[in-house]
C1' cells in the first nucleotide's frame, strides 16, 4: 500500500437480498473404471460499528496474508 467471496481459483468495483470453473453428491451411459451429459448441494461475502429505505459494494476500528 495491496488483498480477505462455496473445498480450492476466483467474477461481481454507477449500493437493491452472490455467480463461474476445479472438486465434491445422485442419476444415465460403460461389463467395470474413467470420460461425457443432466440434475443436486454448498457461501449471507475475514471480525466488529457506523451511514442508508437498502451495503460483498461506501465509512471507521480491528484481525490475518503479501
Nucleotide at each position: 500500500a495491496u488483498u480477505g467471496u462455496a473445498g480450492c481459483u476466483u467474477a461481481g468495483c454507477u449500493g437493491g437480498u452472490a455467480g463461474a470453473g476445479c472438486a465434491c453428491u445422485u442419476g444415465a451411459u460403460u461389463c467395470g473404471u474413467a470420460a461425457u451429459c443432466a440434475a443436486g448441494a454448498g457461501g449471507c461475502c475475514g471480525u466488529g460499528a457506523g451511514u442508508u429505505c437498502g451495503a460483498a459494494u461506501c465509512u471507521c476500528a480491528c484481525c490475518a496474508a503479501u
About this RNA: A computed fold for a 66-nucleotide RNA from a marine eukaryotic metagenome, annotated as transfer RNA. Its mean pLDDT, the model's own confidence on a scale to 100, is 80. RNAcentral holds the sequence, with entries from MGnify.